[in-house]
RNA sequence: UAAUGGGGAUCUUCGGAUCCUGAUUAAAGUGGCGCACGGGUGAGUAACACGUAGGCAACCUGCCCCCGGAAAUGGGACAACAGUUCGAAAGGACUGCUAAUACCGUAUAAGACCACGGUUUCUACGGAGACAGUGGGAAAAGAUGGCCUCUACUUGUAAGCUGUCAUCUGGGGAUGGGCCUGCGGCCUAUUAGCUUGUUGGUGGGGUAAUGGCCUACCAAGGCGAAGAUGGGUAGCUGGUCUGAGAGGACGAUCAGCCACACUGGAACUGAGACACGGUCCAGACUCCUACGGGAGGCAGCAGUGGGGAAUAUUGCGCAAUGGGCGAAAGCCUGACGCAGCAACGCCGCGUGUGUGAUGACGCCCUUCGGGGUGUAAAGCACUGUUGUAGGGGAAGAAAUCAUAUUCGGUCAAUACCCGUAUAUGUUGACGGUACCCUGCGAGGAAGCACCGGCUAACUCUGUGCCAGCAGCCGCGGUAAGACAGAGGGUGCAAGCGUUGUUCGGAAUCACUGGGCGUAAAGAGUUCGUAGGCGGCUUAGCAGGUCGGGUGUGAAAUCCCUCGGCUUAACCGAGGAAUUGCAUUCGAAACCGCUUGGCUUGGAUACCGGAGAGAGUAGCGGAAUUCCUGGUGUAGGGGUGAAAUCCGUAGAUAUCAGGAGGAACACCGGUGGCGAAGGCGGCUACUUGGACGGAUAUUGACGCUGAGGAACGAAAGCGUGGGUAGCAGACAGGAUUAGAUACCCUGGUAGUCCACGCCGUAAACGAUGAGCACUAGGUGUCGAGGGAGUUGACCCCCACGGUGCCGUAGCUAACGCAUUAAGUGCUCCGCCUGGGGAGUACGACCGCAAGGUUAAAACUCAAAGGAAUUGACGGGGUCCCGCACAAGCGGUGGAGUAUGUGGUUUAAUUCGAUGCAACGCGAAAAACCUUACCUGGGUUUAACAUCCUUGGAAUUCUCUGGAAACAGGGAAGUGCCCUUCGGGGAGCCGAGUGAUAGGUGCUGCAUGGCUGUCGUCAGCUCGUGUCGUGAGAUGUUGGUUAAGUCCCGCAACGAGCGCAACCCCUGCCCCUAAUUGCCAUCAGAUAAUGCUGGGAACCUUAGUGGGACUGCCGAAGUCAAGUCGGAGGAAGGUGGGGAUGACGUCAAGUCCUCAUGGCCUUUAUAUCCAGGGCUACACACGUACUACAAUGGCCGAUACAAAGGGUUGCGAACCCGCGAGGGUAAGCUAAUCUCAAAAAAACGGCCUCAGUUCAGAUUGGAGUCUGCAACUCGACUCCAUGAAGGAGGAAUCGCUAGUAAUCGCGGAUCAGCAUGCCGCGGUGAAUACGUUCCCGGGACUUGUACACACCGCCCGUCACACCACGAAAGCUGUUUGCACUAGAAGCCGGUGAGCUAACCUUCGGGAGGCAGCCGUCCACGGUGUGAAUGGUGAUUGGGGUGAAGUCGUAACAAGGUA
Repeated sequence: UAAUGGGGAUCUUCGGAUCCUGAUUAAAGUGGCGCACGGGUGAGUAACACGUAGGCAACCUGCCCCCGGAAAUGGGACAACAGUUCGAAAGGACUGCUAAUACCGUAUAAGACCACGGUUUCUACGGAGACAGUGGGAAAAGAUGGCCUCUACUUGUAAGCUGUCAUCUGGGGAUGGGCCUGCGGCCUAUUAGCUUGUUGGUGGGGUAAUGGCCUACCAAGGCGAAGAUGGGUAGCUGGUCUGAGAGGACGAUCAGCCACACUGGAACUGAGACACGGUCCAGACUCCUACGGGAGGCAGCAGUGGGGAAUAUUGCGCAAUGGGCGAAAGCCUGACGCAGCAACGCCGCGUGUGUGAUGACGCCCUUCGGGGUGUAAAGCACUGUUGUAGGGGAAGAAAUCAUAUUCGGUCAAUACCCGUAUAUGUUGACGGUACCCUGCGAGGAAGCACCGGCUAACUCUGUGCCAGCAGCCGCGGUAAGACAGAGGGUGCAAGCGUUGUUCGGAAUCACUGGGCGUAAAGAGUUCGUAGGCGGCUUAGCAGGUCGGGUGUGAAAUCCCUCGGCUUAACCGAGGAAUUGCAUUCGAAACCGCUUGGCUUGGAUACCGGAGAGAGUAGCGGAAUUCCUGGUGUAGGGGUGAAAUCCGUAGAUAUCAGGAGGAACACCGGUGGCGAAGGCGGCUACUUGGACGGAUAUUGACGCUGAGGAACGAAAGCGUGGGUAGCAGACAGGAUUAGAUACCCUGGUAGUCCACGCCGUAAACGAUGAGCACUAGGUGUCGAGGGAGUUGACCCCCACGGUGCCGUAGCUAACGCAUUAAGUGCUCCGCCUGGGGAGUACGACCGCAAGGUUAAAACUCAAAGGAAUUGACGGGGUCCCGCACAAGCGGUGGAGUAUGUGGUUUAAUUCGAUGCAACGCGAAAAACCUUACCUGGGUUUAACAUCCUUGGAAUUCUCUGGAAACAGGGAAGUGCCCUUCGGGGAGCCGAGUGAUAGGUGCUGCAUGGCUGUCGUCAGCUCGUGUCGUGAGAUGUUGGUUAAGUCCCGCAACGAGCGCAACCCCUGCCCCUAAUUGCCAUCAGAUAAUGCUGGGAACCUUAGUGGGACUGCCGAAGUCAAGUCGGAGGAAGGUGGGGAUGACGUCAAGUCCUCAUGGCCUUUAUAUCCAGGGCUACACACGUACUACAAUGGCCGAUACAAAGGGUUGCGAACCCGCGAGGGUAAGCUAAUCUCAAAAAAACGGCCUCAGUUCAGAUUGGAGUCUGCAACUCGACUCCAUGAAGGAGGAAUCGCUAGUAAUCGCGGAUCAGCAUGCCGCGGUGAAUACGUUCCCGGGACUUGUACACACCGCCCGUCACACCACGAAAGCUGUUUGCACUAGAAGCCGGUGAGCUAACCUUCGGGAGGCAGCCGUCCACGGUGUGAAUGGUGAUUGGGGUGAAGUCGUAACAAGGUA
């Protein structure tokens, strides 16, 4: 000892009250056990934290298991509760009562524990175990079920007996833990010294236990280059990812260990904690508050906020597995099992299957034919995974428990209890889920990236260095397979791409498995410490090494086999593996250690010669300069040329003497010596090393060498000397745009000596040291041997240096090659893309200058080596060319013509622009041309094709107008076919739209054509060979005009070019003979091929011949060829032309033509009139004519060639001064004609002048062409009579029938020629030669160039941006030291206050508690350091940036290597 409720009992004033039950209940409390497990997180930690192997004879272990023993007897409290009371609350305070397996005393004590000493066993010699002895202090608790055999009362219960659980004390086990040790696993030396409880000892304390763990004292140790200390970073492992492996990176999920639980500190309890959901304190933060005080800790599961590129449900269940408590039922369990969300990953499945066209539509492309999408679709025939609807429907569950039964155990017991077995019953969150059946139905189910190369996949359109793409290279500036869209394609697929990260590829940190001559990289050199490595041999040991066994290497994972889910992913079982560690047994070759020996490596002693090896002292001559004196006179000196400078106050030159300093010619040499730097006259002294020879001694004593030490050119620094020459700085003179340079004249430090610093160099062989091995040849230095002569040389052999060439081998190549860069071994140093940078900061060294050590941010896609082909060079060698030179004549000056630039203009159309534009396109601009400008017209058009329609074409004419054009009139009817209706061809008009048209743009979209290098001799190929390769060879050499030919040769052949073939011309023969010719014959004439005739000659025009280094000689490689000669018309290509290789210049042309694309379409098209292209201050190019006497003028007189001509050339005659006109013969041309050739030659005049030169300009008058000469033609005559007197700088052409000079013709064309294209006449000079200028070819060399020198490229300055350093300082973080302070707490002390159990002689004591004090100590405070961040006016350099400034440093001999 609660309540609802149900039932019962008693009482009743019928309202109800009380009691029993409910109830061994709920609730609270006492007590026990648990809460230290499980779950989370990775902040801290570089540590025995972790891993692994061991140790504890230095330890603990609740619950659990096994084996013993024991549980006797007493006592006093405190919660709950009741009452009072404080507080807002959280929470207390006081008084009173009470139980226990709570607490305490006493008893007992086998064993345990403590102390003492003993025996014995083991031992790692420290100690430990066992045995017995003496003394000491220390235990306990009951709860519950059943029974009556014994005892008591006796219905049955109690004592008792008995079962289970709990309790105490020992021993053992198991499990879990504590402590200790070896070994292993991060970065940093720009952290090198650290440490005072530090290292050890003794005593004490403390702990479960060892220990400086703590304390007192003593000693002065301990750690460290095998990295202490400091700083940074980090939980460790099994494993995961990657990789062939070795490795590298990582440490999610799962598992083991550790650490942490708001931050810091502390202890309590307990078997176990210094405790995630306990306590106390301090701090920060949040919340409540009545302002006095309180509360809290999700790194448990969900969930919220925040942050972030980003990460889930405030779910179900304890059914299973596991845990805690309990006797059990059971309770608790966000452990766990499930479900939900997310394509986050892995795995499986589907989105249909078959058939279906010479192939639909659409879309895309197109060469317009077609092709693609594409059997794809539609259509037809099927299937049913999935889906949906309906139906069925698991396994996961075995236990526990209950009941019944059976057997066994315990016991006095057939009871209870315990155990076994059987039967029945009971338990599912997921979930009506998995799975199965049926119906329906191709129905609901495909995307993403990419398509320039890497890398599988291509076209169109748009865009136009824009928009954009991009992993790297790189795309885009009008035809983009690279942007955007589309069509198509490729790849993967419920995914596909992107981004980030790790490993791989990357042998790109190289253990496996790299390098260092020139690419990054050998320290400047030597000595030497630690370390590493090390000759022959004997015996032993067994650390390394090798083999066997044992233990361990957790499980999971990975691998193999088998099995379970329909398969797979996933899961289960077994195996293998776990390359490691420990231990034990064995082997003894090798390494190591110990020991004994040896002589070949090394060293020492003896003899010998060589040497610029070093140091000190002395000596010598030549030269320079200076001084003194003599001779001597006007220059000297210096340079590309000059000047400064010196000199008449006597220089330079020369002679003699003197002074002083420095350096040592010849010898002298890829000669010598030295570790390197370096060392050079001679002599002496001191001294180091190497080498040769022959013996002897020692007996591995050796090699290398991190740190360290010493030496270490020149320059430089300090102190003191010295100073002749040379010579930074500096000064002057030159040069130059400038010239703070190169050159010159001077000149101080310095160079020299002594002492002391510096410590660097392209300190180089760009090659570390040592040992061994691997073909040779040939020099040279030192010394030796043999042979020889006994002399030197010469020859042979071996040693030590120093060179060259070269085999194998190596090398990217170049190259190296017994002096290796070859083949091996040992040790050290160094490298890891370029720049930033050998810099900053820090440290060390230095007097300073500076040196040593040595980063990062940022930035780039390269930087670099060797070799190749080109190109280039103010590199070399050879060769060619009117390239220079030698000549002749010009241009540039004048006038004119013409073209161009510029300017102007309404327009002055356009193009051509160094050579290679500029008398060019243009072989003809008054109109036309004509493209330009102004104005006026047209719009299917001036021109082509097609369609409809009307008309024949055509001719004449009127009006307006500048014309085009517009508007009228008249005449006129053809050709072909015809079925007589009409049709067709051609032409003219009207209309419609397809189309026309464009001298509009792009020559940098193109074809074609052309220029140029250049008529230069080159450019290539096949096969072979060489080289890793690019490439080379061939193609170099001799020779030639020539890559022409020849010889040689790893080349042999070939092609395009060269040459030849073609044309003209020069000689001859033949043929032919008109219009050309005329020797001979004849005829005619004043004369003439005029006529007959002729075919000889000339000529014409056709076929041939001829010239080929063929012949002779010389030198030459017995060659090619060259030189000379003969003959010949011509001689070495006879002269000229045509002919232009591979290629270069994005050369020129879209305005000859053609053509892609773009643009335009009542205009950028087309027609017409007029104008312009003809302008004019100027500048340039190309020409003409001149400047005169080699000329001009006048007169008279000869000789060509090649062409043209009927819309034409035009004779003769007449007219005109003339241009020309008139008339007109002839000629379609060897017939006629243009047509006179001119210069020349002859005669005359002019006489050096702006003229008798020159002819511009202008005036006048004409002629011709033409529709038309004004802008704007040519010519004629008269008159006029300009500049110009030979042309500055500069520059052009030409080598023989050429230059120069003279005329003639033609094309274009109505007319117009100083231009262009041709023709002939007269007709030279010079070339020594290849040094130089220009261009070209070949070989070679250098190169940082390859858009190729008009290249490349450096630095300052200016501007913008970026990162970094310094900086007065300012401000954080971490941390050391000193002092201060001191919460809580443990411990110690005290404890006069308080105090139930025990003792007591009742006074008190023991013990305890509070309080107080102290040690230690967290947060904190003060001061002072250190380290590391942020920031900072200003400042310093660095990097980057299409077109800035100044120069030109480097690359070539880069113009001064």